[in-house]
Predicted 3D model of a 115-nucleotide RNA (FMN riboswitch aptamer (RFN element)). The model forms 100% of the base pairs in the Rfam consensus.
RNA sequence: AUAAUUCUUUGGGGCGAGGCGAAAAUCCUCACCGGCAGUUAAAGUCUGCGAGCCAAUAGGCUGAUUGGGUGCAAUUCCUAAACCGACGGUAUAGUCCGGAUGAGAAAAGAAUUUA
Repeated sequence: AUAAUUCUUUGGGGCGAGGCGAAAAUCCUCACCGGCAGUUAAAGUCUGCGAGCCAAUAGGCUGAUUGGGUGCAAUUCCUAAACCGACGGUAUAGUCCGGAUGAGAAAAGAAUUUA
């Protein structure tokens, strides 16, 4: 230095204002938020993964971006305008409550083993 195994720790953000109403953080107008790895250059919207749902072994399903600019290079930066967001509960929820003091992609560290 490489690989494998084991252990430890870390590991998701966001409703403020107004309107209607008996009732809405759920509707309407504005507001706010963005997991992990990769990618010639930084990503919620590219490629995968996790989460979620089905099955319960393998596995399957699963959201959303365009125009312009700079540049060798950017759907990642700048600018403009858009769009998306599991399940159960409740006046219809990305933001509240619940499963969840859960699970987890992965990151960091330590130990052991092998060459």